[in-house]
RNA sequence: UUUUUUGAGAGUUUGAUCCUGGCUCAGGAUGAACGCUGGCGGCGUGUCUAAGGCAUGCAAGUCGAACGCGUCGUGCCGCAAGGUGCGACAAGUGGCAAACGGGUGCGUAACACAUUGGUAACCUGCCUCGAAGUUCGGAAUAACUUCGCGAAAGCGGAGCUAAUACCGGAUGUGUUCCCACACCUCAAGGUGUGUGAAUAAAGAUUUAUCGCUUCGAGAGGGGCCUAUGGUCUAUCAGCUAGUUGGUGGGGUAAUGGCCUACCAAGGCGACGACGGAUAGCGGGUGUGAGAGCACGACCCGCCUCACUGGGACUGAGACACUGCCCAGACUCCUACGGGAGGCUGCAGUCAAGAAUCUUCCCCAAUGGCCGCAAGGCUGAGGGAGCGACGCCGCGUGCAGGAAGAAGCUUUUCGGAGUGUAAACUGCUUUUCUGUGGGAAAAACUAAUGAUGGUACCACAGGAAUAAGGGGCUGCUAACUUCGUGCCAGCAGCAGCGGUAAUACGAAGGCCCCAAGCGUUAUCCGGAUUUACUGGGCGUAAAGAGUUCAAAGGCGGCUUUCUAAGUCUUCGGUUAAACCCUGAUGCUCAACAUCAGAACUGCCGAGGAAACUAGAAGGCUCGAGGGCAGAAGAGGCAGACGGAAUUGCCGGUGUAGUAGUAAAAUGCGUUAAUAUCGGCAAGAACACCAAUUGCGAAGGCAGUCUGCUGGGAUGACCCUGACGCUACACGAACGAAAGCGUGGGGAGCGAUACGGAUUAGAUACCCGUGUAGUCCACGCUGUAAACGAUGGAUACUAGGCAUUGGGAGUAUCGACCCUCUCAGUGUCGUUUACCUAGCUAACGCAGUAAGUAUCCCGCCUGGGGAGUACGGCCGCAAGGCUAAAACUCAAAGGAAUUGACGGGAACCCGCACAAGCGGUGGAGCAUGUGGUUCAAUUCGACGAUAACCGAGGAACCUUACCAGGGCUUGAAAUCCUAGCUGCACAUCCCCAGAAACGGGGACUCCUUCGAGGGUGCUAGGACAGGUGCUGCAUGGUUGUCGUCAGCUCGUGUCGUGAGAUCUCGGGUUAAGUCCUUUAACGAGCGCAACCCCUAUGGUAUGUUAAAAUAUUCAUACCAAACUGCCUCGGAUAACGAGGAGGAAGGUGGGGAUGACGUCAAAUCAGCAUGGUCCUCUGACGCCCUGGGCUACACACGUGCUACAAUGGGCAGUACAAUGGGCCGCUAAGCCGCAAGGUGGAGCUAAUCCCAUCAAAGCUGUCCCCAGUUCGGAUUGAGGGCUGCAACUCGCCCUCAUGAAGCUGGAAUCGCUAGUAAUCGCAGAUCAGCUAUGCUGCGGUGAAUACGUUCUCGGGUUUUGUACACACCGCCCGUCACGCCAAGAGAGUCGGCAAUACCCGAAGUCCCCGUAAGGGGCCUAAGGUAGGGCUGAUGAUAGGGGCGAAGUCGUAACAAGGCAUCGGUAGCGGAAGCUGUCGAUGGAUCACCUCCUUU
Repeated sequence: UUUUUUGAGAGUUUGAUCCUGGCUCAGGAUGAACGCUGGCGGCGUGUCUAAGGCAUGCAAGUCGAACGCGUCGUGCCGCAAGGUGCGACAAGUGGCAAACGGGUGCGUAACACAUUGGUAACCUGCCUCGAAGUUCGGAAUAACUUCGCGAAAGCGGAGCUAAUACCGGAUGUGUUCCCACACCUCAAGGUGUGUGAAUAAAGAUUUAUCGCUUCGAGAGGGGCCUAUGGUCUAUCAGCUAGUUGGUGGGGUAAUGGCCUACCAAGGCGACGACGGAUAGCGGGUGUGAGAGCACGACCCGCCUCACUGGGACUGAGACACUGCCCAGACUCCUACGGGAGGCUGCAGUCAAGAAUCUUCCCCAAUGGCCGCAAGGCUGAGGGAGCGACGCCGCGUGCAGGAAGAAGCUUUUCGGAGUGUAAACUGCUUUUCUGUGGGAAAAACUAAUGAUGGUACCACAGGAAUAAGGGGCUGCUAACUUCGUGCCAGCAGCAGCGGUAAUACGAAGGCCCCAAGCGUUAUCCGGAUUUACUGGGCGUAAAGAGUUCAAAGGCGGCUUUCUAAGUCUUCGGUUAAACCCUGAUGCUCAACAUCAGAACUGCCGAGGAAACUAGAAGGCUCGAGGGCAGAAGAGGCAGACGGAAUUGCCGGUGUAGUAGUAAAAUGCGUUAAUAUCGGCAAGAACACCAAUUGCGAAGGCAGUCUGCUGGGAUGACCCUGACGCUACACGAACGAAAGCGUGGGGAGCGAUACGGAUUAGAUACCCGUGUAGUCCACGCUGUAAACGAUGGAUACUAGGCAUUGGGAGUAUCGACCCUCUCAGUGUCGUUUACCUAGCUAACGCAGUAAGUAUCCCGCCUGGGGAGUACGGCCGCAAGGCUAAAACUCAAAGGAAUUGACGGGAACCCGCACAAGCGGUGGAGCAUGUGGUUCAAUUCGACGAUAACCGAGGAACCUUACCAGGGCUUGAAAUCCUAGCUGCACAUCCCCAGAAACGGGGACUCCUUCGAGGGUGCUAGGACAGGUGCUGCAUGGUUGUCGUCAGCUCGUGUCGUGAGAUCUCGGGUUAAGUCCUUUAACGAGCGCAACCCCUAUGGUAUGUUAAAAUAUUCAUACCAAACUGCCUCGGAUAACGAGGAGGAAGGUGGGGAUGACGUCAAAUCAGCAUGGUCCUCUGACGCCCUGGGCUACACACGUGCUACAAUGGGCAGUACAAUGGGCCGCUAAGCCGCAAGGUGGAGCUAAUCCCAUCAAAGCUGUCCCCAGUUCGGAUUGAGGGCUGCAACUCGCCCUCAUGAAGCUGGAAUCGCUAGUAAUCGCAGAUCAGCUAUGCUGCGGUGAAUACGUUCUCGGGUUUUGUACACACCGCCCGUCACGCCAAGAGAGUCGGCAAUACCCGAAGUCCCCGUAAGGGGCCUAAGGUAGGGCUGAUGAUAGGGGCGAAGUCGUAACAAGGCAUCGGUAGCGGAAGCUGUCGAUGGAUCACCUCCUUU
């Protein structure tokens, strides 16, 4: 330079948001296992656990061309014995192999492995090449024969024999050694030459070879050494006597403490020694964008082991998987004397386990060993079998086929889905079955194939033999019905299930994958959640309390050199396989083969010199030193001072004092408190004083003196990078509390005692008061030790104030003031500014939390826990260091909107206050609770239930109770069958309490076919339910509240939730209006529009005694708008006053009720989803009677009163709204009255209720009393309504004449035609319980200073750990259950060492001719005391979790005593108190500071 490759997120903390942070998911993978299912083939792969034990068979033999003997077969010679050949077999001697191949991963943290070098410190059988040889002899021994021992295994004695077995001599190309010389080399050495010494051999077979000996070279194979690399742990910090080195010796193929004797005292370690835990290493594998992280099955390389431990022998090679010796454990045989064995080779078996295969075929191929060869052996290997264990491929049909069968599911009942799916028709044959043919793999011209009659090919048959698993709330593709009812169950996380579950179970449908699909386990990813790439530390976890300081890390300007780092070029190596790319071969693919690239590494050689580093110089700006005058609560020590407090003494003086919200304990007549004087003691230093100053931090304050540390400034001089930072171990300092010893002790004051408060009060408040607080000396070493902000250096707008120093102008000089420069330090908050940058936001912003560099410390979810164990320190209290099991899905930061506060500010309201009248006391009425009852039907329960639903319960109503009846039903729609012109209805009779039942009378149309209508009976669908759910709903309603609020669009601000608008200043009844303004507008509310009423006008006139008129009625119009004036106010909105006017600032009243709150009320007014019950035996329907009216009591709402502002009697005056034909009912008459009779008038401005009233006015009696007040209760007699007044109606008359003399705590209404008081009407209704309710008019007040307080509301602000929103949240003990960990008298194991004893085999050494004996070392074993580690343990303590348990109320608001940190004492518990500290404290006031004037 070119090309290629290359990164996805989601759920979950909240009411919502942003951030921090964990948990979880989607992907890929596996030697896997489990569940359900299962057609075929190819290629791979298969004990991960017990390196636990193993039956049986096989896995290493071969050579007769080394040798002798034997047996068999067969030749020749021989009468035979026998001899001599050939061939085969064969034990033995001998040779080679057996050290390879195959298995395993115990051990090993190491030169074991990997990479790189070295070996001048080495070896190498067989193989290849080269040189030279292969001569002469000898003594034995197995086999064999014989004897003996033994159960066996086996052993021993005697005798015979061969060799390529063994031994001696010769020769010496060579080789080795001694000596000498020369050359080379970094090296103890290497090469060459010369003299001397030592040193070899084996033959076999038949004509060609195979062997043998010596030497050299090669190839291949090994040994040893070096550098580098790759696990965890410091709660392992010191380790080491053959240890480190040297000399001599031994040993080895070879170096070396490898071994030994002596000498020296070294060696290793914070760059982690030593110890502990774990682990074979690599190529590679999985994943990942990569960097990495995890792993090391199969294949390849290396190492290691072979029942456990030790040891050597043989050999080229071993300390030897299927060799030897010894010890141990185990198993087997035994004649009990003694022996045998080692599957971690291939199969197989038992055991273990979630789990892993055939006791198969073959040496045909590839390879190995032996052999001249033929050949033999080969569980190496080639193949087959089993297992969906994995990857890859194929199939289970294809085409047509209905507006679409059946079944199933669902439904809004119309339909829809399954679904062209099936059936059915046609076609095909991969696969399957049958039959026939039939390889390559064979290389080596012949012969030779386990696989295998396999692959493959052809023909025939027939859709035939072949589909499941998981899921369907979100993440995450895919939905309905039924069942269940916080049950059963699901779940990866969030979570689902408490009667309408797309989340449980089933069905249908759908989605995904498919001979598989899911689950579980593990690894990587996502996770930038350990951050090298690529994170953080003010408040989320995180800056050590501070300073000093060796090592380490980093380091100013400049010159020259070197070339370690760095860069570049070249060479070597980095095994193959794997990965990648391109080809090729199996029908494709998986798989296999070939070629290329790559393997980021290491080593070597050459080059460059900018930077880092190193060497040698130089410089002064960093740093340090000298000089000068100033500042300071810097430190230590000593001396002195006054005020106050307390005590003591004395005087004066008398009854209280002290204390608190209020009290009490206490003190005081033995004279207190108060006051005056004197004396004493200890502690602390008012004013100055400040957000001032000094110090590293802690901290430091009366005055003076002495000693002493540090910093700043100024002008020069000197040194010359001497600097910055700071781990472990270090060193020093370090508030308060606490500890030790000795003093001191005025005040204060944990603990303690007493008094209060309280349900309690181990507290808050009060009275006493010990330790302590103070001093000296010593310890402790922690704090919210905070700026919650490590240190250093540099850079990045400004403005102001303050401290200290210096300079300049000015002045006679000084001060003040002004200007300028340098350093230190403070503030920046609503008004001015905070620019840029950073931040999750808050905020920081030249004293950074900005931009950068260097160094250190620290963090990685919450809890457990700053705890346990271990270690170190401390007299103790305790401190430092510092886990895990277990448990949760959060914990947390900042900010937002609300809500709340025993937080604050402002405003409003009959909210308080000021007034008037009541309730609460009495009697009665009425509603409710409770109780009672067969039933006393149901609902409503603070405000917002309680004269409420009900605006009319004697029957009915009526829903409740008792009893009697009915069952397609009292009412609705339809079907089937039969009957009928009968029925139903109505009337009559009988029985009955009635319903009901029985009987009688009455009783259609027509085209006459029978039909229509209707009815009855029987049956079937169904009806019916005031049964349940107001927490499934509609509709309606109450309340906050007729309060002034609640929202939207666009814009702007903020990452966002959100904010702004809607805040501020005024004003209003009002988010009403004005003004200001990043907002501009709009909507629902407010107001207005609507109705009534107050004045006038116009028009009309049924009725109103005739007429007129109008105060009357109806309709329309006018009028009121701050319109006018004055004043205030921003000139505005608006407010105050005035004029005019019937009315004045909304004239009065009504209707009208925003977004929403209370799961508020109502399924019983109505409607309605679901559900339940029932349907010829009722929760349905009918009827009679009863009940809703009960009555010890409690509460609410009212009426009537308690009297003289009154009561009785008599006379007399004035309304309005309304109602009336099943009705209002006049006049007249009767009755004391209720009422009766009567019937005119009126469908109503006409008539009636209704003379329309009462309070009022006039007159009279009563004379303060339980009355001429009050009327309950009761008796008697009547009236009315109604089928019926007993339970249970109203009214009248007479008689009776109860409580009650103004009402405790508390509480209600009302601001003007109102309260108070007086009557009238209406609805409901046969009548009435109405004193209720809804309206109407008559008479007609008092008071409001004002907003401190009570209640409710609105706005703003503040705090919050609340959001189901304070009826919130939440802490600790105790009790119960479960779980894990620690302690624990101990008990039982394991591991690695130490000391001593004993000591097999065996190498080596010594003695011995030999046999044999001895010695050193040593495995196993034993004894002893310790170390580390595991299991278990009575018991006691804490921790975590758990459902509605108990006690309190600690925290969150000023949480009701602000909270929290350290420390100490105390207390059932949260906790309380003392002392010092922090603000991460609300509120108010003041001071200071900033800005503006």